[in-house]
Molecule: c-di-GMP-I riboswitch aptamer
Organism: uncultured Nitrospirota bacterium
RNA sequence: UACCGACAAAGGCAAACCAUCCGUGAGGGUGCGGCGCAAAGCCACCUGCCUGGGCUGACCAGGUCGAGGGGCUACCGAA
Numbered sequence: 001u002a003c004c005g006a007c008a009a010a011g012g013c014a015a016a017c018c019a020u021c022c023g024u025g026a027g028g029g030u031g032c033g034g035c036g037c038a039a040a041g042c043c044a045c046c047u048g049c050c051u052g053g054g055c056u057g058a059c060c061a062g063g064u065c066g067a068g069g070g071g072c073u074a075c076c077g078a079a
Stems, first nucleotide, its partner, number of pairs: 004077002012037002018031005035066001041072003045069003048064006
């Protein structure tokens, strides 16, 4: 350094609900709150799922990274 992930240490993030704001919507921001997470840090590249439009077709435009894969970065150091 890579792989790996401890009944280790220091920490970190924050589900649902609720309040409020934005959005046609999926959903997102902020606050509360903690279900959980060793990348639950970032990226929409591929797939999936979801939304809007469209002759409910082709297709177009969005969302979801806490759905999977992939890419980039990263604390600690037992086996």